[in-house]
Parts: sequence; structure tokens; C1' cells
RNA sequence: UGUCAGUUUCAGGGAAGGUGCAAUUCCUUACUGGCGGUAACCCGACCCCCGGGAUUCAUAACGGGAAGAAUCGGGAAGCCCGCGAACCGCGGAAGCGGCCGAUCCGGUGAGAAUCCGGAGCCAACGGUAAAAGUCCGGAUGGAAGAAACGGAGA
Repeated sequence: UGUCAGUUUCAGGGAAGGUGCAAUUCCUUACUGGCGGUAACCCGACCCCCGGGAUUCAUAACGGGAAGAAUCGGGAAGCCCGCGAACCGCGGAAGCGGCCGAUCCGGUGAGAAUCCGGAGCCAACGGUAAAAGUCCGGAUGGAAGAAACGGAGA
């Protein structure tokens, strides 16, 4: 360094007002964005130059600058790819199968799903004095996965 099996811990955010007999559900205006990957973006390192440093010669810390076309490390997406949860079906169960939301326009450019600007759009199930991404509930649950630890063997 990667592999195998394991243990432990962690692993979801968000609202005010108005109308009304009644709505945290409608309307108005706000607000939120699970996990992994990728990303023409960002940061740092390496490299280069100058200073610096005791000197006969040379070097480090440190400071400044420049430039990326390459290299290394880190970060970056609700709507690009995949996954989880939820939901549906089967099953006594374990589990198996299915389903699984939403983006355009302009700019730059060789190239935009990704950068910049603008405008949009989406968000399980059950409950409810009235229709829910934001309230309550299953859930003190489960889980994509993340981190740490020691072990085995290469």
C1' cells in the first nucleotide's frame, strides 16, 4: 500500500404572515437539500526566480514573486451518473422482485450536466377541524456510507 473477516462510534435539514368556523396543509413571501462518484472551478504542494542565511564554497527554516500545458494532495452538484431510505408486490420469516422526483436560457470557451449570470423546477407513506419538502407519527428504527481500532494473510 491494497486484500479478507471483525469490533466500536457516527450517519437529515427547513416558517413566518394573511384569509377563514376550521389550514404550521390553501394564498403570499421565505427557508432546507442524505451517501459515493465525476466536475473546464477553487486552494495548497512540488517546480522556477528573487531575498534570506555564518562563509572559502554550498545548504535549510522563513518571506516575496511568477506561471501553469504536466505531476501530487485537499475541497466543490437537491435537479449529471449511481446508491440509500421510503413506497408497491410476494413471503411465516430471512429475503427476493418492482418502483424510485426535478433544468433551462444567456455568457465564456476547442469543449459546459459541471464555471459565471439569470430565471425555473423537485421533494415517500400514514395522520390532521382544510390539500403538508418545513407540523405530528412509524423512527430511541433502518440505512447508503464515514471514521477509528486491533487481527489475519500478501
FMN riboswitch aptamer (RFN element) from Bifidobacterium stellenboschense, 154 nucleotides, folded computationally. Of the family's consensus pairs, 100% are formed in the model. The source organism's lineage runs through Bacteria, Bacillati, Actinomycetota, Actinomycetes and Bifidobacterium. The coordinates come from a structure-prediction model, not an experiment, and the mean pLDDT is 82. The RNAcentral record of the sequence draws on Rfam and Ribocentre.